[in-house]
A computed fold for a 72-nucleotide RNA from Nitratireductor arenosus, annotated as transfer RNA. It was read from a public genome assembly. Its Rfam family is "tRNA". From the family's description: Transfer RNA (tRNA) molecules are approximately 80 nucleotides in length.
């Protein structure tokens, strides 16, 4: 420097172009215990970023970025 990919809560994965973006670990409370863990109950926590497309984008196009990974 080309060229393919990839980017979603703290991680890791879901979601036909349409329901309050779902799930598991983690995290915080609370029950429960003598304390703790387990284990039940609840909360909080996300779509890389600017645009276009459409009635309607987490999905489709487009540049930019980031990360990977081929060429050289």
């Nucleotide at each position: 420097a080309u060229c393919g990919g990839u980017g979603u809560g703290g991680u890791c994965u879901a979601a036909u172009g349409g329901c309050u973006a779902a799930g598991a670990c983690g995290u915080c409370a609370g029950u429960c215990u003598c304390c703790a863990a387990a284990a039940c109950u609840g909360a909080a926590a996300a779509u890389c970023u600017c645009g276009g497309u459409u009635c309607g984008a987490u999905u489709c196009c487009g540049g930019g970025c980031u990360c990977c990974g081929g060429u050289g």